[in-house]
RNA sequence: CCUGCCGGACGGGCAGUCGCUCCCGGGUAACGCCGGGGGAGGAAAGUCCGGUCUCCGCAGGGCAGCGUGCCGGCUAACGGCCGGGGGGACUCGCUCAAAGCGGGUUUCACGGAAAGUGCCACAGAAAACAUACCGCCGCGCUCCCCAGGGAGCGAGGUAAGGGUGAAAAGGUGCGGUAAGAGCGCACCGCGGCUGGAGCAAUCCAGCCGGCAGGGUAAACCCCACGUGGAGCAAGACCAAAUAGAGGAGGAGGAGUGGCCCGCUCCGCUCGACUCCCGGGUAGGUCGCUUGAGCCCCGCAGCAAUGCGGGGCCCAGAUGAAUGACUGCCGCCCGCAAGGGCACAGAAACCGGCUUAUAGUCCGGCAGGCCCU
RNA sequence: GUGGGUAUAGCUCAGCUGGUAGAGCGCUGGAUUGUGGUUCCAGUGGCCGAGGGUUCGAAUCCCUCUACCCACCCCA
Numbered sequence: 001c002c003u004g005c006c007g008g009a010c011g012g013g014c015a016g017u018c019g020c021u022c023c024c025g026g027g028u029a030a031c032g033c034c035g036g037g038g039g040a041g042g043a044a045a046g047u048c049c050g051g052u053c054u055c056c057g058c059a060g061g062g063c064a065g066c067g068u069g070c071c072g073g074c075u076a077a078c079g080g081c082c083g084g085g086g087g088g089a090c091u092c093g094c095u096c097a098a099a100g101c102g103g104g105u106u107u108c109a110c111g112g113a114a115a116g117u118g119c120c121a122c123a124g125a126a127a128a129c130a131u132a133c134c135g136c137c138g139c140g141c142u143c144c145c146c147a148g149g150g151a152g153c154g155a156g157g158u159a160a161g162g163g164u165g166a167a168a169a170g171g172u173g174c175g176g177u178a179a180g181a182g183c184g185c186a187c188c189g190c191g192g193c194u195g196g197a198g199c200a201a202u203c204c205a206g207c208c209g210g211c212a213g214g215g216u217a218a219a220c221c222c223c224a225c226g227u228g229g230a231g232c233a234a235g236a237c238c239a240a241a242u243a244g245a246g247g248a249g250g251a252g253g254a255g256u257g258g259c260c261c262g263c264u265c266c267g268c269u270c271g272a273c274u275c276c277c278g279g280g281u282a283g284g285u286c287g288c289u290u291g292a293g294c295c296c297c298g299c300a301g302c303a304a305u306g307c308g309g310g311g312c313c314c315a316g317a318u319g320a321a322u323g324a325c326u327g328c329c330g331c332c333c334g335c336a337a338g339g340g341c342a343c344a345g346a347a348a349c350c351g352g353c354u355u356a357u358a359g360u361c362c363g364g365c366a367g368g369c370c371c372u
Numbered sequence: 373g374u375g376g377g378u379a380u381a382g383c384u385c386a387g388c389u390g391g392u393a394g395a396g397c398g399c400u401g402g403a404u405u406g407u408g409g410u411u412c413c414a415g416u417g418g419c420c421g422a423g424g425g426u427u428c429g430a431a432u433c434c435c436u437c438u439a440c441c442c443a444c445c446c447c448a
Stems, first nucleotide, its partner, number of pairs: 001368010012329007020039007041343001045354002048352005053231004065227005070084005085110001086108009111222002116220002118216003133162002135158003139154007170188006189211001190209008235286004246276004253270006293312008330341004373444007382397004391428001398416006421437005
């Protein structure tokens, strides 16, 4: 210097003109107006988690359901973050080499399969209380021949070898045996006990046991922990018009009863119309932005983070503002004229995760090339 | 804004207790008919929306994206 991986920061800059929206001050009866100030993001996105807030529910305990899952710490909380442990991958060193040991980078949904149940297609002898297809081995019988073998059958032994499969009942080596086999031994693996280190996960050492043991829990399940439900269209307040319901009044109105008819009177019901109340739709207001807030410094801690001091106010719209133009510079495309500026835009707010992202810069690791 | 659901053949849907995907309509060819339709027979067509993971094995189980659909004040 180039390439790859991982992590972090930025993500066009400056100036001017005209608009939009919110706040403060002046002015106005009020608006318009004048002056000053603020005005998208690292993801505002997906809505995958966790919280603040609001309403509803709620004696206490348990079950069910759902979620999480090595250990410790951080945090308001989390499935997040930091540190550690263990496993995997890559690489370097020790070593003649392999195995092994150690270092570095990176990665992992990483509790339990000796609590129980289920499943493991096809192939294969056998897929889980193991099993005898081929092969190997000795024994018995029959046959053959150049007398030591060969062939066939039978009852057995054997998991070393072959073959099937994703997976075959510890691995390697030596001994052992008729052939074999943890049958015996050494090392590795596994399990148990003891001791030591560590808060713990776990690690180290010694002894014992020939070995209990397939995979799957992102299958049911078991264990531990957590968890009431809904969501700002939550919720609260003000409050038209129309319709309906309730109360009061109610005509020289209508119906009906007082034995029948007419009239008068009295009672009940309906009733145009007038007034009042409840409810809260359209609409408006609040919730609505000062907050687990931002910047700088110091201290504690490996870190995440916490504590202390100083400074700052930094969108709050609602058929929904945050835009357009001009000049110079930067970058990209194009021979040029010229064109373009990655992904994308708040909607109660905050902490994370995930996804999208042209280009620039910084750091770590690995490899290659060049120079000293 | 919030909550929920769906994606499988050209179309409408099964399959979702894991073992290389089916039905009906459609389309193509044949038979029947003088011809067309009907009917009968045979065939056609899918990487199960995309990517990754778990597993020996994924349409199915898990995670992340994409597209589409539905519902959301009160009274009457």